[in-house]
Context: one part of a larger RNA
This record gives sequence, C1' cells and structure tokens, in this order.
RNA sequence: GAGUAACGAUAAUGGGGGUGAAAAGCCCCCACGCCGAAAGCCCAAGGUUUCCUAGCGCAACGUUCAUCGGCGCAGGGUGAGUCGGUCCCUAAGGCGAGGCGGAAACGCGUAGUCGAUGGGAAGCGGGUUAAUAUUCCCGCACCGCUCGUGGUUGCGAUGGAGUGACGGAGAAGGGUAGGUGUACCGGGCGUUGGUAGUCCCGGGGAAAGGAGGUAGGUGUUGACGGUAGGCAAAUCCGCCGUCAUUUACACCGAGCACUGAGACGAGUCCUUAUUUGGACGAAGUCACUGAUCCCACGCUUCCAGGAAAAGCUUCUAAGCACUAGAUCACGAGGACCGUACCGCAAUCCGACACAGGUAGGCAGGGUGAGAAUCCCAAGGCGCUU
Repeated sequence: GAGUAACGAUAAUGGGGGUGAAAAGCCCCCACGCCGAAAGCCCAAGGUUUCCUAGCGCAACGUUCAUCGGCGCAGGGUGAGUCGGUCCCUAAGGCGAGGCGGAAACGCGUAGUCGAUGGGAAGCGGGUUAAUAUUCCCGCACCGCUCGUGGUUGCGAUGGAGUGACGGAGAAGGGUAGGUGUACCGGGCGUUGGUAGUCCCGGGGAAAGGAGGUAGGUGUUGACGGUAGGCAAAUCCGCCGUCAUUUACACCGAGCACUGAGACGAGUCCUUAUUUGGACGAAGUCACUGAUCCCACGCUUCCAGGAAAAGCUUCUAAGCACUAGAUCACGAGGACCGUACCGCAAUCCGACACAGGUAGGCAGGGUGAGAAUCCCAAGGCGCUU
C1' cells in the first nucleotide's frame, strides 16, 4: 500500500421461545424461499472412525461470531449357512517343473498354476437401537456338504457325450411394478359469499416360499435292430434302417387365483412438563391407465457371424458288488473376513470446509413426444460474514 481488495455461486430470509458470560449464525417452533432425472434414496471405488452420546470443552482449526462443528477430550457403536468375499471355475494377461534359445544376465514356452470386470447352492416380510440389521428379535422359508440311524438299491472318472453358451437391429403380443379415480372406512361443519352437501381432509396396502401350470415359446416323438465315428469301453452321443405317431406329447414359462396371513394400518385411548412410552385398531374393493421391468435376446431380420472352464445331466473303464457307492426319511453340525459413517461430496481425486472431476441402480404428480421445460410430492436444503 490499507483497515483497502476479499470473505468462494444473487436458493432468502423474518419472527417467537430456549440455552448461555455473550446469540444474525447453536437448539425448538411458526412463516417464507430453493432443489426435486436432484441439491432425494440405494450402492461400487476411494477415505478409514469422519458414525452415536440430555457426556465435558472452545486455545488452535472453521475465511466473521459461536454456547455450534467433519475441531479437542472421554465413553460407546459394525452381530450373517442364505448379502459380498473367501471357496469351485475359467478370460485377457501373469508365472512357469522339465524343455528351447543365450557367454551370462536373462528371454520364450509345454504340462501345470494363478488371475474377475464373467459362470457357479440357498431369505423374505415385520419389529427393534442414541448409533447395526435380508446379520439381532418374531413369523414363515430354503440350500449344500459331512456324520449318525433306518428303509430301498447297480454303483463307479482327472475319460466320452449333451447342456452350460452368449452378436447387432427391429416389431408385435401377454403381463407386472407404478399411476389415476373409486365402492368403502375414519374425521370435520368453519373468523368472509356458501358450508349436512353432487361438501372438505386423511386412509383405501402386503414379501420370499409352498402347491397348481396359464398367456406364450421351443421341439415331431417313441420303440426296436445295425454300427467302420466320439484316440480304450459304453446301454450315452453321432450315423443308417424298420415300425408306430403326427401335433398327440414333452420341455421351458411371466403372470394369476389359493396358501403363507399371525402382521401392517388412518386414527382412538392412557401416559409423559414438550420430546416420549404403552394399549387398542376401521376400511383395506373395483375400474381405467401403464412402463425403459418380466415372459425373453423368445420371435423376425442382418453380416462384420458374435468367450472359456467349472457346474449339472448322462454313459461306461479300471474296480467293487457282505461292504463301498447311489437314493429316500429323520437328527446333529454350517467356520473365517467385510458390515459404523461419507459416497456428485465440507469425509473421495484436485495443497483449502476449493463454483472443477467421479462407474452402476431407483425414477412419484401436473404440463408435455420426452429422463426437455416450468411448477410440485416424498425427501433434502437456504450454499459459515
């Protein structure tokens, strides 16, 4: 320079009460304003205690103040057979016994072994805490493995076969979530015209699982005989033949009605200085609309022709057929790690409480072609002078 610029989005504050030494900024209430394909909710990465406390604080941190805080101190908080990991499996890629190359260091690579962003068993609804919940509690379910007991019995693989198993675009159909209204249920009758009515306000909802197998989709199917292929074998698969059957049947399959069904539920009553705690609990129907979700990558079509392995099913080999193994019923056991909180942000990446950046999911009403726009709901905020 100068008590100057600045105090970080122009979404906006005002009033009352409380606490306190002190209140524009903290807490509560009322009114107003802002977002609402977000400035709401879930969740991955990342962060790593920032979460909660009617516990105690305000030096520093906070662009001002502070009684407040993501700040200091203390105490507390993360509960799983089913969610995710671990586990089994493989992709790109990595490593790599032997091996090949190289003077060596080392490089490459077979068998193999790792490696998810992919495949693989099984859980829903309600309640509860200051802070966790598909984890605790209540109710009702489901899965695989091991062991035990009992019943029945041709079982058996690192091998064969099938399945797993997959692209883009487009169109039509069936349904559901959701939405709108309504029968019905509960409450109201008013400070200004009307107000017992064709009035006003609120509610008008429900899972997995079980059992049935629909709309629809796919396929001809079955029996017998033969068999040079599937590196051995096969009753399996493939191929050939005969007979029967031709849309009968089989498989897949949303939804729906039944069950689950006890709960939940507007509100009412009792209690509490407010907060709170407890008890009881009405109606819970029908119609219209309707998805980007489900049936389902199912159908049609196109060329650029769209993972693998485990798993599952089946077949036999060695072998075992008293056993073992398979199958059915009942009983016992189901470990370990993650789980708080932020997560378009003041908790992540940007030196900052920084107008920047940050994968995925959910998607209400009016307007509208629309996830645009503007206004609203649930919910969240008024951006720390």
Large-subunit ribosomal RNA, domain III from Candidatus Angelobacter sp., 385 nucleotides, folded computationally. NCBI's taxonomy places the organism under Bacteria, Pseudomonadati, Acidobacteriota, Terriglobia, Candidatus Angelobacter. It matches the Rfam family "Bacterial large subunit ribosomal RNA". The coordinates come from a structure-prediction model, not an experiment, and the mean pLDDT is 81.